[in-house]
Context: one part of a larger RNA
Molecule: small-subunit ribosomal RNA, central domain
Organism: uncultured prokaryote
RNA sequence: CUGGGCGUAAAGCGCGCGUAGGCGGAUUAACAAGUUGGGGGUGAAAUCCCGGGGCUCAACCCCGGAACUGCCUCCAAAACUGUUACACUAGAGUUCGGAAGAGGAAAGUGGAAUUCCGAGUGUAGGGGUGAAAUCCGUAGAUAUUAGGAGGAACACCAGUGGCGAAGGCGGCUUACUGGCUCGAUACUGACGCUGAGGUGCGAAAGCGUGGGGAGCAAACAGGAUUAGAUACCCUGGUAGUCCACGCCGUAAACGAUGGAUGCCAGACGUCGGAUGCGAUAACUGUCCAGUGCCGUAGCUAACGCGUUAAGCACCCCGCCUGGGGAGUACGGUCGCAAGAUUAAAACUC
Numbered sequence: 001c002u003g004g005g006c007g008u009a010a011a012g013c014g015c016g017c018g019u020a021g022g023c024g025g026a027u028u029a030a031c032a033a034g035u036u037g038g039g040g041g042u043g044a045a046a047u048c049c050c051g052g053g054g055c056u057c058a059a060c061c062c063c064g065g066a067a068c069u070g071c072c073u074c075c076a077a078a079a080c081u082g083u084u085a086c087a088c089u090a091g092a093g094u095u096c097g098g099a100a101g102a103g104g105a106a107a108g109u110g111g112a113a114u115u116c117c118g119a120g121u122g123u124a125g126g127g128g129u130g131a132a133a134u135c136c137g138u139a140g141a142u143a144u145u146a147g148g149a150g151g152a153a154c155a156c157c158a159g160u161g162g163c164g165a166a167g168g169c170g171g172c173u174u175a176c177u178g179g180c181u182c183g184a185u186a187c188u189g190a191c192g193c194u195g196a197g198g199u200g201c202g203a204a205a206g207c208g209u210g211g212g213g214a215g216c217a218a219a220c221a222g223g224a225u226u227a228g229a230u231a232c233c234c235u236g237g238u239a240g241u242c243c244a245c246g247c248c249g250u251a252a253a254c255g256a257u258g259g260a261u262g263c264c265a266g267a268c269g270u271c272g273g274a275u276g277c278g279a280u281a282a283c284u285g286u287c288c289a290g291u292g293c294c295g296u297a298g299c300u301a302a303c304g305c306g307u308u309a310a311g312c313a314c315c316c317c318g319c320c321u322g323g324g325g326a327g328u329a330c331g332g333u334c335g336c337a338a339g340a341u342u343a344a345a346a347c348u349c
Stems, first nucleotide, its partner, number of pairs: 003321004007303002012317001014201004021194003025088001028085004033081002035077008049065006091191001092188003095184004103177002106174004110154001115149003119145003125136002162169002206247006215241002220236004258316002261313003266294001268292003272288005298305002322349003331342004
């Protein structure tokens, strides 16, 4: 250097942006670096291979040939790759006009409920469980009425509904802001795809500083259960959960399925848009973009996948190479720490 793979057997980086690099639409011309053909030079000898010969054979030695697959140079070709120039519009982007949306971040605001506080009514229980007890209550609880405080989460709508690259996003209002998409013609003219390093985002838990603290609740305490019960059940309860700023950088970060492009039967839903019919709405058809379910060909070890592919191709990246040892040790980098990341070997089956 080469092989076969990566939904579930080992294997897709959690997800973007993007540097180098790799790859790249249709046309013409020039050049000739790659490429192709031919010539020349060189490619020491020995070795290897082939044909002979010499030691009685062989090893060994001698002679000749081939080979040395390479490099340099000259001539020629111009299809492909490349470079340059002119020019194109199917990729990509811009412009104009619409549309949908829990996309983001900030400020304000609403009602229900839980808890607590003071007050009224009222009296002996309440609570909890399989059954109980711890617990609360005559210092007046539970229940109920109106009032107040505070924090957190937003019932119904709600939907194999929507949006976002992923993590994720759900009361309402306001201004700010990102992206997708539809229609239209005009414009730029390959400006593209992927992406080693790099850089940013990244649930929950955890950490630092300062707030906040209603409910819930690791740890902890008590009551039960039990042979025991460091649990499951019950009564309490602190970190935490919430906010601001800064870290951490991991998850079954899952579709266990990297990204882009093209091609390849259909049927039925659903969301958004455009268009046609229609006075509007309803209804119905077509197209585009998403999101589901079934299914043909094909694929698959099977399960299953099946125009949202795990089908048929092509380009780029990542990763795997028997189980254990081990995602560990050592070293490096990062981190306040917890630890993360990179990542073996002995040995063993």